Source information
The RNA shown here (Bacterial RNase P class A) has 393 nucleotides and comes from an Alphaproteobacteria bacterium. It matches the Rfam family "Bacterial RNase P class A". By type it is a ribozyme. The coordinates come from a structure-prediction model, not an experiment, and the mean pLDDT is 76.

[in-house]
């Protein structure tokens, strides 16, 4: 210098002037409340996607088991918890920094591998090769192999000697593979040693099968004030199981007894989470139709798993503490603006020694109950640390 990986930053600044939104003082005026003037504040890294996790908050009867649907998948770690992050291990891309992985399981079982091939797993001979018999010859039959080549993403472990009629792990070496010992490591996994000729391909982001985890709904959640009617009214349909004790009141003729309602309880029945056991509750359920009230107000709503430190401890690192310091929106048709001035940042073009001047541009894009993270969008700039290459000392 020039090309490239990676991490982190701002993304316009300052005055004036008018104008909002919330708060807080001070005055003034009030039934309520307004009105004036100061102080403090006032949209993001993504506020977007609504993809994941929660914190809140209210329903579902409750505990257990098992199904159902979902979801994650290598090992250890961090977190409130994740499908998120650190940190490793494998596997593949790249000359390298790096980068990517939807990373258990194909010997539980089902199922696919198009086309092209002779054949695609219970899998084979298409063109050559070897031996034999016919045969002048081309070629035919019989065997014998899959080592040569074709096909294809893959073809019955690769490479190399040797062997054989030609051949084949037939045999030897090495690399794969498989079994036992056995180093290192928390582990995922690396790696030595000894046997042993040893193949049973690929797909599971196919059903599946193994392991852990998962109740729904969601601020339009919920809470409270008011408000006014009608604690409405028809109708069809399903279900109905009742039995005992004790207590009151009716009937009977005053008691007893007997029938009968009610209250209370016991057993039982039927129903209440997807199913079962077990415990609670309830005593009915379900569906058209007409009709009334609710469309106001307050609250949830911002001191938090908060921020901020070129402060410290502990860790490789996410992060976890301890110290210091700060209070940084809270609207409800939705406030955070509008005008101008001068700077700054880029691009261009003139003039040029520095510098001037004049134009153009200043991204992506706006909180609605609140965090944690992923993906995504983005002009323009600025900082670190890394790898390759080309020169010079």
């Nucleotide at each position: 210098c020039c090309a490239g990986a990676u991490g982190g930053c701002c993304g316009g600044g300052u005055g004036a002037c008018c104008g909002c939104g919330c708060u807080c003082c001070u005055a003034c005026u009030u039934a309520a409340u307004g009105u004036a003037a100061g102080g403090g504040u006032g949209a993001g890294g993504a506020a977007a996607g609504u993809c994941c996790g929660g914190g809140c908050u209210c329903c579902g009867g409750a505990a257990g088991a098992a199904a159902a649907u979902g979801g994650u998948g290598c090992c250890g770690g961090a977190u409130a918890a994740c499908g998120u992050c650190c940190g490793g291990c494998g596997a593949g891309g790249g000359c390298g920094a790096c980068c990517u992985c939807a990373g258990g399981g194909a010997c539980a079982g089902u199922g696919c591998c198009a086309c092209a091939g002779a054949a695609a797993a219970c899998a084979g001979a298409c063109u050559a090769c070897c031996u034999g018999u016919c045969g002048c010859a081309a070629g035919a039959c019989a065997g014998g192999a899959a080592a040569a080549g074709g096909u294809g993403a893959a073809a019955a472990g690769g490479u190399g000697c040797g062997g054989u009629a030609a051949g084949a792990g037939c045999g030897c070496a090495c690399c794969g593979c498989g079994u036992u010992u056995u180093u290192g490591g928390u582990a995922a996994c690396a790696g030595a040693a000894a046997c042993g000729g040893c193949a049973u391909g690929g797909c599971a982001a196919a059903c599946c099968c193994c392991a852990c985890c998962a109740g729904g709904a969601g601020c339009a959640a919920g809470a409270c004030c008011g408000a006014a009617u009608a604690g409405g009214g028809a109708c069809a349909g399903c279900a109905u199981a009742g039995u005992u004790u004790g207590a009151a009141g009716u009937g009977c003729u005053c008691a007893a007894a007997c029938a009968u309602u009610u209250c209370a309880g016991g057993c039982g029945c039927a129903g209440u989470u997807u199913u079962c056991u077990u415990c609670g509750c309830u005593g009915g359920c379900u569906g058209u139709c007409c009709g009334g009230g609710u469309u106001g107000g307050u609250u949830g709503c911002a001191c938090g798993a908060g921020g901020u430190g070129u402060u410290c401890c502990g860790g490789u690192a996410a992060c976890g503490g301890a110290c210091a310091u700060c209070c940084c929106a809270g609207a409800u048709g939705a406030a955070u603006g509008g005008u101008u001035a001068c700077c700054c940042g880029u691009c261009g073009c003139a003039a040029g020694g520095a510098u001037u001047g004049c134009g153009g541009c200043g991204a992506c894009a706006a909180a609605a109950c609140c965090c944690g993270g992923c993906u995504u969008a983005c002009a323009g700039g600025c900082c670190g640390u890394c790898u390759g290459g080309c020169a010079u000392a």